Parts: sequence; structure tokens; C1' cells
RNA sequence: GCCCCUCAAACGGAAGAGAACUGCUCAGGAUCAUCCUGACAGUCGCCGAAGGCGCAAACGCACCCGCAACCGCUCAGGCAAAAGGACCGUUCGUAGUAU
Repeated sequence: GCCCCUCAAACGGAAGAGAACUGCUCAGGAUCAUCCUGACAGUCGCCGAAGGCGCAAACGCACCCGCAACCGCUCAGGCAAAAGGACCGUUCGUAGUAU
């Protein structure tokens, strides 16, 4: 001990799929025994871009090994809005690596 790279943070952008049905449940509201909203539970249908798992290209490497895209699985997550969101861009260093 800059830049690059990785990581962290801030800002911005960011897709897909039922505003599903049911309820001896809870809370709130209203035009009040009916309805609406939210939560919870159950049922079926769907989505892939938190995470996770499988396979495995490429890369590093003599090998072992490491690191892992694409694709797949949907355990989890999600299916009006909000929130979240892989990834991308800009800034930045409170870190690492490298030189």
C1' cells in the first nucleotide's frame, strides 16, 4: 500500500405466477346477523431472480482439489399493491487480495 478484482455499504433500475377457494379461529371496520380488510389454518393450481439442493460446462491446477455458469428440483420463498428480489449501473472504503 492507489487502479483492477472480490467483499461490504448507499442510491437507482429490476421479471414471473390465483386480489383463488374454504373456515365452529382471531382482530378491526361498516350501510350490522350480513359484508369488507388483515392474520392464522386447510385445499387445489401456478412462478423462479432471497436462500438451499442436484448435475455439470468453463476456469485455476501435473493430479488431488478448489471454484462453479447453463439446466433442473421446488424444501424454503413468492403469485393485486406494498415489502422482498438474482442481476445491472453509479458512488464509496469502514475491508480483503494483488502490485
Predicted 3D model of a 99-nucleotide RNA (Glycine riboswitch aptamer) from a Zoogloeaceae bacterium. The sequence was found by an Rfam model in a public genome assembly. The source organism's lineage runs through Bacteria, Pseudomonadati, Pseudomonadota, Rhodocyclales and Zoogloeaceae. The prediction has a mean pLDDT of 76.